[in-house]
RNA sequence: AGAGUUUGAUCCUGGCUCAGGACGAACGCUGGCGGCGUGCUUAACACAUGCAAGUCUACGAGAACGAGGUAGCAAUAUCUUUAGUAAAGUGGCGUACGGGUGCGUAACACGUAAGUAAUCUACCUUUGGGUUCGGAAUAACUUCGGGAAAUCGGAGCUAAUACCGGAUAAUGCAGCGGCACCGCAUGGUGAUGUUGUUAAAGUUUGUGUAAUGCCUAAAGAUGAACUUGCGUCUGAUUAGCUAGUUGGUGAGGUAAUGGCUCACCAAGGCUGCGAUCAGUAGCUGGUCUGAGAGGAUGAUCAGCCACACUGGAACUGAGACACGGUCCAGACUCCUACGGGAGGCAGCAGUGAGGAAUAUUGGGCAAUGCCCGAAAGGGUGACCCAGCAACGCCGCGUGGAGGAUGAAGGUCGUAAGAUUGUAAACUCCUGUUAGAGGGGAAGAAUAACUAAGUUUGGAGCUUAGUAUGACUGUACCCUCAGAGAAAGCCCCGGCUAACUUCGUGCCAGCAGCCGCGGUAAUACGAAGGAUGCAAGCGUUAUCCGGAAUUAUUGGGUUUAAAGGGUGCGUAGGCGGACUGAUAAGUCAGUGGUGAAAGCCUGCAGCUUAACUGCAGAAUUGCCGUUGAUACUGUCAGUCUUGAGUACAGUUGAGGUAGGCGGAAUGUGUCAUGUAGCGGUGAAAUGCUUAGAUAUGACACAGAACACCGAUUGCGAAGGCAGCUUGCUAAGCUGUAACUGACGCUGAGGCACGAAAGCGUGGGGAGCAAACAGGAUUAGAUACCCUGGUAGUCCACGCCCUAAACGAUGAUAACUCGCUGUUGGCGAUACACAGCCAGCGGCCAAGCGAAAGCAUUAAGUUAUCCACCUGGGGAGUACGACCGCAAGGUUGAAACUCAAAGAAAUUGACGGGGGCCCGCACAAGCGGAGGAGCAUGUGGUUUAAUUCGAUGAUACGCGAGGAACCUUACCUGGGCUUGAAAGUUAGCGACCGACUCCGAAAAGAGUCUUUCAGAAAUGACGCGAAACUAGGUGCUGCAUGGCUGUCGUCAGCUCGUGCCGUGAGGUGUUGGGUUAAGUCCCGCAACGAGCGCAACCCCUAUUCUUAGUUGCCAUCAGGUUAUGCUGGGGACUCUAAGAAGACUGCCCGCGCAAGCGGUGAGGAAGGUGGGGAUGACGUCAAGUCAUCACGGCCCUUACGUCCAGGGCUACACACGUGCUACAAUGGCCGGUACAAUGGGCAGCCACAUGGCAACAUGGAGCUAAUCUUUAAAACCGGUCUCAGUUCGGAUUGAGGUCUGCAACUCGACCUCAUGAAGCUGGAUUCGCCAGUAAUUGCAAAUCAGCAAUGUUGCGGUGAAUACGUUCCCGGGCCUUGUACACACCGCCCGUCAGCCAUGGAAGUUGGGGGUGCCUGAAGUCCGUAACCGCAAGGAUCGGCCUAGGGCAAAACCGAUGACUGGGGCUAAGUCGUAACAAGGUAACC
Repeated sequence: AGAGUUUGAUCCUGGCUCAGGACGAACGCUGGCGGCGUGCUUAACACAUGCAAGUCUACGAGAACGAGGUAGCAAUAUCUUUAGUAAAGUGGCGUACGGGUGCGUAACACGUAAGUAAUCUACCUUUGGGUUCGGAAUAACUUCGGGAAAUCGGAGCUAAUACCGGAUAAUGCAGCGGCACCGCAUGGUGAUGUUGUUAAAGUUUGUGUAAUGCCUAAAGAUGAACUUGCGUCUGAUUAGCUAGUUGGUGAGGUAAUGGCUCACCAAGGCUGCGAUCAGUAGCUGGUCUGAGAGGAUGAUCAGCCACACUGGAACUGAGACACGGUCCAGACUCCUACGGGAGGCAGCAGUGAGGAAUAUUGGGCAAUGCCCGAAAGGGUGACCCAGCAACGCCGCGUGGAGGAUGAAGGUCGUAAGAUUGUAAACUCCUGUUAGAGGGGAAGAAUAACUAAGUUUGGAGCUUAGUAUGACUGUACCCUCAGAGAAAGCCCCGGCUAACUUCGUGCCAGCAGCCGCGGUAAUACGAAGGAUGCAAGCGUUAUCCGGAAUUAUUGGGUUUAAAGGGUGCGUAGGCGGACUGAUAAGUCAGUGGUGAAAGCCUGCAGCUUAACUGCAGAAUUGCCGUUGAUACUGUCAGUCUUGAGUACAGUUGAGGUAGGCGGAAUGUGUCAUGUAGCGGUGAAAUGCUUAGAUAUGACACAGAACACCGAUUGCGAAGGCAGCUUGCUAAGCUGUAACUGACGCUGAGGCACGAAAGCGUGGGGAGCAAACAGGAUUAGAUACCCUGGUAGUCCACGCCCUAAACGAUGAUAACUCGCUGUUGGCGAUACACAGCCAGCGGCCAAGCGAAAGCAUUAAGUUAUCCACCUGGGGAGUACGACCGCAAGGUUGAAACUCAAAGAAAUUGACGGGGGCCCGCACAAGCGGAGGAGCAUGUGGUUUAAUUCGAUGAUACGCGAGGAACCUUACCUGGGCUUGAAAGUUAGCGACCGACUCCGAAAAGAGUCUUUCAGAAAUGACGCGAAACUAGGUGCUGCAUGGCUGUCGUCAGCUCGUGCCGUGAGGUGUUGGGUUAAGUCCCGCAACGAGCGCAACCCCUAUUCUUAGUUGCCAUCAGGUUAUGCUGGGGACUCUAAGAAGACUGCCCGCGCAAGCGGUGAGGAAGGUGGGGAUGACGUCAAGUCAUCACGGCCCUUACGUCCAGGGCUACACACGUGCUACAAUGGCCGGUACAAUGGGCAGCCACAUGGCAACAUGGAGCUAAUCUUUAAAACCGGUCUCAGUUCGGAUUGAGGUCUGCAACUCGACCUCAUGAAGCUGGAUUCGCCAGUAAUUGCAAAUCAGCAAUGUUGCGGUGAAUACGUUCCCGGGCCUUGUACACACCGCCCGUCAGCCAUGGAAGUUGGGGGUGCCUGAAGUCCGUAACCGCAAGGAUCGGCCUAGGGCAAAACCGAUGACUGGGGCUAAGUCGUAACAAGGUAACC
């Protein structure tokens, strides 16, 4: 010091979360030792038991045990001692301290600083003076009585340092005087005169002028009391409160001032600088955190306060309205003989309860302190110690050194190894702590006693000695043995240090945030390993920090949350120039105070540290005092530039009241005129023969003011528009005459405030919510149409809100320019470069997250006001105020989410725009969709109908050949190292033939039986055992490879530079051009790559070379005939090479690229035609069943062998084809012309037989040699429009061929049979030239074939294209976007489940206040009877009052049938409102 999280990515705003520290903690796992601390935060809930405040002896009375003596046998009696002791009582002092708790309290309670001239103070210290004479009682005790007890009463005796009276007395107190001095208003102090008044106690000692008490006065110290300034939580959804209230006079009361109390008088006092009310809370030193400022907190320790079961009250006393005192009332608990009594742990322990949670019914007064005492001493749950608890802080240890074959085991593994890991074992050491044995402190001497000294002294003081320890035989020290007894917890996806395997399979679970888990999880669980900390480690709660996320330091408000709708103006805040005074603020010095502890620094003591001690610093504050005077304030004086006034000119839809005008619309009347009008995308409702619409004339009505008219003008904003008049407001300009800071802003307040709406009364032409009808639609409570009422208009009165916007508060100053325009001035001016005030555009610096703003700031400053602090809930609820109502203003919470949002970027998309292309449409030709059949698919069926492919991009697809095989499926029968392959011991055969069984595989058996080599051995075969197997099982969403598609579309990128905070842009856009990101020009770009094109192949032309199996013009031979033969290379052809085409030439257009041309030339002309070739990428596209491969699964089976069956099923649906429906045809006969290919288990000439399929003979050919029929076409004939001489399905019969085998389930031939079908609905497919159409041929696979398929080949050979509006697909640019899984997107509302919450007839509880009644104890006041000689007491009465009761209101909670909205919730319902022009622009 930062990090994670909104997005495809970016920047910003903004919240949420994390890393740090802390803790009186708790919980989970674990736990060796010691030191020092700390330990009911909850129920101020209730408490059993013990202890926590006594002590002294002035006083009277006065035991006992024990010991001893006497008497007695003894019991016992008595004496002495114990002892004037214990216990109880009177009396003195203490009990008001110490200890506990935090209920109450928002207050002079606390803190701080002052005041008391308004006060008191026992014990203590100092000083002066005094200490005299008497008296009457009473407890104890004795006795009697009541009572269960607590305890009470009567009678009698007695003492005091208890009580009372007298004396004396001043410096005290009170009254009356005058004097001096002083101060701070009242006043204070000191001499002094006089009058009155007020005191006492003794004890000890042999004595005493001794000691100790007592009284009085003064002073001090200590403690206490009162008063005041300042500081001290939240709420305004608490705005008014107050009758002893505020003041005065007098009196009372108090230690003392004071409405503290009372009588009378006056009517005050407090409050927006927050009174009153409500809620919460002990305050402080400090503590935690923080860089600080702050924020939070107030345990332990210390200071103050308050309280002591709850409430009230006083008594005693120096001091209390009293924790372990009293009285009363109340609640509760206990005892009781039922009559009545007792009690108060918020003291220390302890118990119960509550709670997540907090200790022993311990030891001791040895120390420190307190009380009593002269002292000894006594008391002390204060305190000192111990016990329990890792609750915290601190320290120590659990060993150290060496030790590699890097052991074993574990884990991983590509099987090589890696890791655990010098870790262990092993060797050598050490000895902290714990254990055992031994020694052994300090804390303790100032008090007492003894002795000595000093002293007038026995007081006091000094010195020496003696005695005293709970903790404790503790700390510490020595010795012994022995590595022996001592390590865990969390975490390992990112933040955040640390990774692998297995299990699990959106399950179980994790999670602080983001988020993991749906079969390869570094995120769950386990293991191995690693990281972190360590006697602890994690979790949870809470606080501060990070958070500049409440911003004083230190934030913002155009669009992210946020400028009030606008003005006027009160309080307040701020304020121009100069001079003087003052010294409040301000600054400096100094004095007092700011308790101690704590924090910080230094030093010191415990072995160290924590801890503790000493010293310093600090305590930023408050009060006083002395000075300074720049600034601010205050006072006084002056000024003119801010502001205002005056005069002159000028501007405008400024306001308000009145008058007038024309156009349009509607209506009425009259006229002309006739069948429609109107309206829409198209219609209909509507109007019209009772005469509409249209046209003309006249009349009336209401509302609004075309053109001018303009990012022009005016106004504070809302807003203002025909012309004109009255009244009225304002701005600007000029002059510089007047005033002299009169100013700015503005919480509350007041006024104005569009539209809609409300009230009363008018008015009502047009328009038009509601409503009605017609359409549209799946629906249409809408959009469209026809009507139409409020309303819109006027007057008066309300409402008070708007996207009331420039989404930009007001004022003042300063800061480059260019340009347009309005008003005024300057000027002779239409010129102008000038000045002022407005309204606009562009731009620099600067600012801004960016977009943008930019003298009209969102720049740089100053002042004042308003407002914001994540999204939703919500501008909602409740309350209050306003309103006739509608509603407005003010304005939350529970709950919920991790985002919501701003700007910009790249894409994608749009029922956005522009440009362009494609058999995309159009123009044509031919098909599909209808029929039959073939084939594939779906579905269904089945034992099985194996599997895959499924919009385009599956469906004559994988399959370019399912009868067995194939074959993966089903049924059944077999095998288990296996059907195949490799290695090896062994055997010598294997093969073959035969028999039995079986459906076969297999099994059993018989016969036969090697080769090479001299041998070793090798080949071949069988083969136990072993190592390897095998899987068309799953996952194409783990993969490779291959493929489809967009698309043969023209795109996709990079380097450097430049621009931008950045994503990114530029280049690649623009203007042209092209089939093309093809090329040219321009340009902050310059270049380059993958694509395009070209290079490659075929084909079209020519040439050269070469001629066999091809060819045959010329020459020769030969045949019935044929390149058949000799020969030839001319031609065709074959197959190698070369040429050729490049807009090269010409004309026109054009800057160029290029385009156009009946152009030339040329076989071919603008890519000549065709092929191969497929950029970056998209579709988790297809394929684990071609193959390969990770993982998972099966292993006498999911492997493998065999037989049979199935993949060929069949109500049906779809795709792709074939054949047709006929005359451009069918049939019969005849005559021609190819090319690509194939061929030896083959092609098969030819011959014979058969109607034929084919068979039987049989030549040639391993192929330019032999073989493999071309058909359509053409010629002739026939048929004559019909279900036919079309069409051939189906079926019957007979055959042929292949094959082990044609039943399921082959093809072909012959004869017979002769179905549907007469050109095909919506819709849809292909094709632009050698193309479509049509026609045959060949080949692969293959025994054969379901081939009408596929792949090739040639023959014949068209029509049409105006064009790009539309449909589909694509490319480029631009625009909008709330989309980014990207429109098959996103997303809204009702209903259905859950949760919190508002209202609600009511019900119920709480605290506080008010009025009335009653009223204990008690102070005070009064008091004749009773008591007392008296003082006085009792009694009774009165005031006040705790408590109780009654009553009516207000406030706050809980609950409530029902009800309102809100939030949340993977896949529900209905629609589709918003985001694109979102399909009616959206929004207020």